[in-house]
A computed fold for a 386-nucleotide RNA from Thalassomonas viridans, annotated as Bacterial RNase P class A.
Rfam family: Bacterial RNase P class A. It is annotated as a ribozyme. Rfam's curators write: Ribonuclease P (RNase P) is a ubiquitous endoribonuclease, found in archaea, bacteria and eukarya as well as chloroplasts and mitochondria. Rfam links the family to the GO terms dimeric ribonuclease P complex, tRNA processing and ribonuclease P activity.

């Protein structure tokens, strides 16, 4: 000083001036409620009404994807089991998680450190482009070899043929041909046999465990690969969502009760049901035709509006114990947006490093993904000096 690896922390400052959106307080006004009153009002209190002032809060590190897990609310509900669907090395941590936080196994880096759905294919089923003779307890394309049968030649040893055959050493294919070196062994090979090397299975040791070790044993070696393929094992999951839910409630129509009223006739307990069309309305008036036709109080449900749920909460700073650690205990001390045509912003000035991805809507705890740079700490490699 370069090049890097992890974890953290801020995310343009500052100043005027003009908005925007809650909350105090204060003051006007309007309502209300009680008491008073000479009937003009006073006086005490509420208000989840207005409007002014003054004070003092106002987006993230991801507020985003809405992908997981949880709290809250309804709604079902003895409990099981099927069915779907999740997760999948091991032990902890947590309200819970598919997250973390140590671990063990792979894999990549010289290193710091990264990555990994990592249970079983020896239960069973399937799946597999090209290329190869073969891709499954596989395979004779070349190539060995042809001991042993056959053919042919020789009296006969034996020699040729390479037809039956053998045979996984060697070539070739292909990500993958299935134990590797070597010696023996053999017609030629071949765990066929032996040594060594792995590996498998059992025992012993160590660890909580996943695992790792073994100079102990046993068996020549065991049937590739794939399960984000059905499957099989364990083990979780009950459904829908702040448009979830509560409470107040108008106008209009509709329902429900109780009184009244009613032209005439039938009926009927009753305008209960119907003629008629006297009445009245509606067809711009008037006739004719057509079509409608008690009234009032009260109740209860819904809707429109509103209020609520909303932000005190697995909250957040600080010391300090336990623990590698995630995490957790204690004490103290803090209030940190709550909107609903949806606030958090505009102008100016000035200053630097010139400013990035992006903006809450029930609340929280992660995962991913997006980001201009800046910072701090701790650890690695490389090179130089002292």
């Nucleotide at each position: 000083c370069g090049a890097g690896u992890u974890g953290g922390c801020c995310a343009g400052g500052c100043a005027a001036u003009c908005g925007c959106u809650g909350c105090u307080u204060u003051a006007u006004c309007c309502u209300u409620u009680g008491c008073u009153u000479u009937c003009g009002g006073g006086c005490a209190g509420g208000g989840a009404g207005a409007u002014a002032a003054a004070g003092g809060g106002g987006a993230g590190g991801a507020a985003a994807g809405u992908c997981c897990g949880g709290g809250c609310u309804c709604c079902a509900a003895c409990g099981a089991g099927c069915a779907g669907g999740g997760u999948g090395c091991c032990a902890g941590g947590u309200a819970a998680c598919g997250c973390c936080u140590g671990g063990g196994g792979g894999g990549c880096g010289c290193g710091a450190g990264c990555c990994c759905a990592c249970g079983a294919c020896a239960a069973g089923u399937g799946c597999a482009g090209c290329a190869g003779a073969g891709a499954g307890a596989a395979g004779a394309c070349c190539g060995c070899c042809g001991a042993u049968g056959g053919c042919u030649g020789g009296c006969a040893a034996c020699a040729g043929c390479a037809c039956a055959g053998g045979u996984a050493a060697g070539g070739g294919u292909g990500a993958a041909a299935g134990g590797g070196u070597g010696c023996g062994g053999u017609a030629a090979g071949a765990g066929c046999g032996c040594a060594c090397c792995g590996g498998g299975c059992g025992g012993c040791u160590g660890g909580u465990a996943a695992c790792a070790g073994u100079u102990c044993g046993c068996a020549g070696c065991a049937g590739g690969g794939u399960a984000a393929a059905c499957u099989c094992c364990a083990c979780c999951c009950g459904g829908a969502g702040c448009a979830a839910g509560a409470c107040c409630a108008a106008a209009u129509a509709g329902g429900g009760u109780u009184u009244c009223a009613u032209u005439a006739c039938u009926u009927u307990c009753a305008a209960u049901a119907g003629u008629a069309u006297a009445c009245g309305c509606g067809u711009g008036g008037c006739u004719c035709g057509c079509g409608c036709g008690g009234a009032a109080a009260c109740c209860g449900g819904g809707u429109a509006g509103g209020u609520u749920g909303c932000u005190u909460g697995a909250g957040c700073c600080u010391u300090a114990g336990a623990g590698c650690g995630a995490u957790u205990u204690a004490a103290g001390g803090c209030c940190u947006a709550g909107a609903c045509g949806a606030a958090u912003g505009a102008u100016u000035g000035u200053c630097c490093a010139c400013g990035a991805c992006a903006a809450a809507a029930c609340c929280c705890g992660g995962c991913u993904u997006a980001u201009c740079g800046g910072u701090c700490a701790a650890c690695u490699c490389a090179c130089a000096a002292a």

Model confidence (mean pLDDT): 76 of 100.